[in-house]
């Protein structure tokens, strides 16, 4: 990286398990992905506890948690023409 081959992941949303919740597990489904494989290492977002504010918002903080399909680092990885 080609209108090239093998093949692969799978949003929403329904079943069903787990969890306070965010979300996540499987299974069915595809809105999409050239790393939408793997890493919470900076930043962003969500959830929770707790703390300020003052009027239910909004902020700050966690040797709390999610999120890799928010964005960037990190290490790895199939196919290949011109």
């Nucleotide at each position: 990286g080609a209108c090239a081959a093998u093949g692969g992941c799978a949003a929403a949303c329904c079943u069903a398990g787990u969890g306070a919740a965010a979300a996540u597990u499987a299974g069915g489904g595809a809105c999409g992905c050239a790393a939408a494989g793997c890493u919470a290492c900076g930043g962003g977002u969500c959830u929770a506890a707790a703390g300020g504010u003052u009027u239910u918002u909004c902020c700050u903080u966690u040797c709390a948690g999610a999120u890799a399909g928010c964005c960037g680092g990190g290490a790895u990885a199939c196919c290949g023409a011109a």
About this RNA
Predicted 3D model of an 82-nucleotide RNA (c-di-GMP-I riboswitch aptamer) from a marine sediment metagenome. The coordinates come from a structure-prediction model, not an experiment, and the mean pLDDT is 83. The RNAcentral record of the sequence draws on MGnify.